[in-house]
Molecule: transfer RNA
Organism: bacterium
């Protein structure tokens, strides 16, 4: 210079064939205990890396880019 792989929630991760996002953990609340821990319930948390595109409809396709990563020269 080339190809190939990751990017989703503080963190670690799914997310099917395009149909409006999820689980854990961690913080929050309560609830059990004399008190922690542990167990048990709940609510909160997301511009899905970035722009444009294709589409009624995009985390998903297509181009370009940004930032790790591997490999080839």
């Nucleotide at each position: 210079g080339c190809g190939c792989c990751u990017a989703u929630a503080g963190c670690u991760c799914a997310g099917u064939c395009g149909g409006u996002a999820g689980a854990g953990c961690a913080g929050c609340u309560c609830c059990c205990u004399u008190u922690u821990a542990a167990g048990g319930a709940g609510a909160c948390g997301g511009u899905c890396g970035a722009u444009g595109g294709u589409u009624c409809g995009a985390g998903u396709c297509c181009a370009u880019c940004u930032a790790g990563g591997c490999g080839c020269a």